[in-house]
RNA sequence: AGCAACGUGGCAUAGUGGCAAUGCGCUGGGCUCAUAACCCAGAGAUCCCUGGAUCGAAACCAGGCGUUGCUA
Numbered sequence: 001a002g003c004a005a006c007g008u009g010g011c012a013u014a015g016u017g018g019c020a021a022u023g024c025g026c027u028g029g030g031c032u033c034a035u036a037a038c039c040c041a042g043a044g045a046u047c048c049c050u051g052g053a054u055c056g057a058a059a060c061c062a063g064g065c066g067u068u069g070c071u072a
Stems, first nucleotide, its partner, number of pairs: 001071007010024004018055001026042005048064005
């Protein structure tokens, strides 16, 4: 330098056009003599950025930025 994949709560992932989900973690409560486990509830993400197409975008298009891999 060229090509490809990926970027979504603190972490790991799902969601491929119609109000963003799950697990772990976190907070509160229940249970227990107590802790863990278990059960219930809750908080937490302008979906990497900027533009565009669309009635409507996390998802489509373009350009950036970042990470990883391959080629030279």